Transfer RNA from a Paludibacteraceae bacterium, 73 nucleotides, folded computationally. The organism belongs to Paludibacteraceae, within Bacteria. Rfam family: tRNA. Rfam classes the family as a transfer RNA. The coordinates come from a structure-prediction model, not an experiment, and the mean pLDDT is 81.

RNA sequence: CGCGGGAUAGAGCAGUGGAGUGCUUGCCGGGGUUACGGCCCGGAGGUCGGAGGUUCGAAUCCUUCUCCCGCAA
Numbered sequence: 001c002g003c004g005g006g007a008u009a010g011a012g013c014a015g016u017g018g019a020g021u022g023c024u025u026g027c028c029g030g031g032g033u034u035a036c037g038g039c040c041c042g043g044a045g046g047u048c049g050g051a052g053g054u055u056c057g058a059a060u061c062c063u064u065c066u067c068c069c070g071c072a073a
Base pairs, nucleotide, nucleotide: 002071003070004069005068006067007066010025011024012023013022018056027043028042029041030040031039049065050064051063052062053061
């Protein structure tokens, strides 16, 4: 240098053009318990890796850049 995959909440993941971006876990508050854990309810936390483009509308499609993993040489 070539090819492929990935980047979405603290962590791990889902989401292939449209509804309030969601799930598990963690965190905070409450309930419950003699008490702790488990359990139940609620909440906070996201510029969807950066920039540009297409579109009425982009996490999603296109271009480019950065980083990570793999393949080939």